Source information: This is a predicted structure of a 109-nucleotide RNA (SAM riboswitch aptamer (S box leader)) from a Euzebyaceae bacterium. Taxonomically the source falls in Euzebyaceae (Bacteria, Actinomycetota, Nitriliruptoria, Euzebyales).
RNA sequence: CCGCCAUCACGAGAGGUUGAGGGAACCGGCCCUGCGACGCCUCCGCAACCACACCGCAACGCCGCGGUGAAGGUGCGAAAUCCGGCCCCGUCCCGGGGGAAGAUGGUCG
Numbered sequence: 001c002c003g004c005c006a007u008c009a010c011g012a013g014a015g016g017u018u019g020a021g022g023g024a025a026c027c028g029g030c031c032c033u034g035c036g037a038c039g040c041c042u043c044c045g046c047a048a049c050c051a052c053a054c055c056g057c058a059a060c061g062c063c064g065c066g067g068u069g070a071a072g073g074u075g076c077g078a079a080a081u082c083c084g085g086c087c088c089c090g091u092c093c094c095g096g097g098g099g100a101a102g103a104u105g106g107u108c109g
Stems, first nucleotide, its partner, number of pairs: 003107006013043005021032003026085004044077003049073002052069006081101001086098005
């Protein structure tokens, strides 16, 4: 990097630094931002994918599924992945569902 699987309603901010854009990309909307955003660093926190411990189911173990605990490896801490773009349904506005793309984790090569 590609493929596959799962999740993306919820949750969790302070300080320092920098100095102009930022919210992935294109278009449109909307929003954040010199009352200092984005990024980076430190600390704090959130969550629980993997690893770990225990319990249950199945049939002893492994594997699998589910639960509880803890927090080692990641991840995350404006707005639903900020919203829409493509398809379907409800006859419009609008709402709902899905897809594409993306993010994160795990895994095969």